[in-house]
RNA sequence: UGGGGCUUAACUCAGUGGUAAGAGUUCUGAGCUUAUAUCUCAGCGGUCAUGGGUUCGAUUCCCAUAGCCCCUA
Repeated sequence: UGGGGCUUAACUCAGUGGUAAGAGUUCUGAGCUUAUAUCUCAGCGGUCAUGGGUUCGAUUCCCAUAGCCCCUA
């Protein structure tokens, strides 16, 4: 300099246009135990990076911006 990828819960990640956004881990509570851990059950937790556009409808498609990563010169 040019090109590509990623951004969703505290963390790691699903979710390829259809009406309430999910899992595992963490955390909290209950059960179990003499107690702790393990295990079981429940719960808390979200401006889907930001702003626009397309569409009846966008986490999903398009554009710009920001951050991170990779390749190239």
Transfer RNA from a Candidatus Woesearchaeota archaeon, 73 nucleotides, folded computationally. The source organism's lineage runs through Archaea, Nanobdellati and Candidatus Woesearchaeota. It matches the Rfam family "tRNA". By type it is a transfer RNA. RNAcentral holds the sequence, with entries from ENA. The coordinates come from a structure-prediction model, not an experiment, and the mean pLDDT is 83.